[in-house]
Small-subunit ribosomal RNA, 3' major domain from Lachnospiraceae bacterium AC2029, 476 nucleotides, folded computationally. The organism belongs to Lachnospiraceae, within Bacteria. The coordinates come from a structure-prediction model, not an experiment, and the mean pLDDT is 82.

Context: one part of a larger RNA
RNA sequence: UGACGGGGACCCGCACAAGCGGUGGAGCAUGUGGUUUAAUUCGAAGCAACGCGAAGAACCUUACCAGGUCUUGACAUACCGAUGACAGUCCCUUAACCGGGAUCUUCCUUCGGGACAUCGGAUACAGGUGGUGCAUGGUUGUCGUCAGCUCGUGUCGUGAGAUGUUGGGUUAAGUCCCGCAACGAGCGCAACCCCUGUUUUCAGUAGCCAGCAUUUAGGAUGGGCACUCUGGAAAGACUGCCCGGGAUAACCGGGAGGAAGGCGGGGAUGACGUCAAAUCAUCAUGCCCCUUACGAUCUGGGCUACACACGUGCUACAAUGGCGGUGACAAAGGGAUGCGAAGCAGUGAUGCUUAGCCAACCUCAAAAAAGCCGUCUCAGUUCGGAUUGUAGUCUGCAACUCGACUACAUGAAGCUGGAAUCGCUAGUAAUCGCGAAUCAGAAUGUCGCGGUGAAUACGUUCCCGGGUCUUGUACA
Numbered sequence: 001u002g003a004c005g006g007g008g009a010c011c012c013g014c015a016c017a018a019g020c021g022g023u024g025g026a027g028c029a030u031g032u033g034g035u036u037u038a039a040u041u042c043g044a045a046g047c048a049a050c051g052c053g054a055a056g057a058a059c060c061u062u063a064c065c066a067g068g069u070c071u072u073g074a075c076a077u078a079c080c081g082a083u084g085a086c087a088g089u090c091c092c093u094u095a096a097c098c099g100g101g102a103u104c105u106u107c108c109u110u111c112g113g114g115a116c117a118u119c120g121g122a123u124a125c126a127g128g129u130g131g132u133g134c135a136u137g138g139u140u141g142u143c144g145u146c147a148g149c150u151c152g153u154g155u156c157g158u159g160a161g162a163u164g165u166u167g168g169g170u171u172a173a174g175u176c177c178c179g180c181a182a183c184g185a186g187c188g189c190a191a192c193c194c195c196u197g198u199u200u201u202c203a204g205u206a207g208c209c210a211g212c213a214u215u216u217a218g219g220a221u222g223g224g225c226a227c228u229c230u231g232g233a234a235a236g237a238c239u240g241c242c243c244g245g246g247a248u249a250a251c252c253g254g255g256a257g258g259a260a261g262g263c264g265g266g267g268a269u270g271a272c273g274u275c276a277a278a279u280c281a282u283c284a285u286g287c288c289c290c291u292u293a294c295g296a297u298c299u300g301g302g303c304u305a306c307a308c309a310c311g312u313g314c315u316a317c318a319a320u321g322g323c324g325g326u327g328a329c330a331a332a333g334g335g336a337u338g339c340g341a342a343g344c345a346g347u348g349a350u351g352c353u354u355a356g357c358c359a360a361c362c363u364c365a366a367a368a369a370a371g372c373c374g375u376c377u378c379a380g381u382u383c384g385g386a387u388u389g390u391a392g393u394c395u396g397c398a399a400c401u402c403g404a405c406u407a408c409a410u411g412a413a414g415c416u417g418g419a420a421u422c423g424c425u426a427g428u429a430a431u432c433g434c435g436a437a438u439c440a441g442a443a444u445g446u447c448g449c450g451g452u453g454a455a456u457a458c459g460u461u462c463c464c465g466g467g468u469c470u471u472g473u474a475c476a
Stems, first nucleotide, its partner, number of pairs: 001476002003473003007470007015460002019424005026315008034306002042053002064301007073125001077124002079121006088103005106115003127290002130288003136284002138279003141275001143273001148187006154163003167178003193267004198235007207225001212222003238261001241255005317417001321376006333364003338357002343352003383414001388409007430452007
């Protein structure tokens, strides 16, 4: 000087407390461990691994296993020779790749050749999701959006170092004020950026009967940008004003006006560093290793196994509910190998047919919970839907291993969950649907969107984490 203390003082955080809803019990989904297996590819491991890499494993992916094949190679550059193609289509063979045959078949030219492609040969080489993240770059997590981390000059100290950065106040903040052997400065904080909340203005192929006319009663048409909205520009909030407190400072409390008030709400933004943290399987890369194989290709299988254990979720156990009928109100997105209306067929998944739309125009698209009417009357039930049977639909070469969906039948566990444990402070929790990425198909996951919409916070004694000062130390 740090680090540590079941030392002290002060302060903060959904850290506790006060509340609301969960997990832990059930069934299923998903990830992991374990076990099994020819293989169940690999990585991630307290917080900070476990719906994680994976924004999507039937083949492919795929790295694993079994079997069949290739050896200058599936891919790159260079050399020599041959051919004029290669590709495509058809036939044979094969489990398939490979292989054989038929057909079809280049360009430029100074006619020497060249370009390109295929085949053959030779060697340099290619190739490796093989090892090492404890050789590395890059990227990322975490403490933590915590308020800290440092430097120059000066001063003090023999020196390591100290001072500044401590102190009195204050703040979300090393934020600001005052004081002070310090005076300044840098990286962080804040602001500058984006979204949202209010208004004005500009512009109107979505919106408006607001005012007028027509009307098939639909903004459908004429007409018009007033309003809603869209998207460019601008204004607006600064403790600016008033009162009180305070050192007359910083600042704090209250009030006015205002759409908004003291950081208005949210996002992006992550200092010096810590964990030999994670990643050699995104990529790049040193060294080591393989080179008729640890490379390459194909078929089939596996990653989907199942006594069990754990994590994360979904659906429930019901009457604040289930079912039937009726019926209102969104936002944000996607769409051409696409979204697909209306109509017809089907109980339905869906099919047939195609209108419109490269989309404020057409379409996905029905929002759902809510509301109203009826029924059920507390039961393993008209709760719950696992499991299983049968028959189907769709995607796709192909749904057996191993897809999703539909109809009918079947109707399991489950009556609110031990010890323990998690999230959340407001348009939040809870609850209700909608969309997108990936994607042929395949979400209860992920990322977004809006609808309805709470309770509680006395307080800081205690648990956890963090910051500042101080103290002790068999620690560095």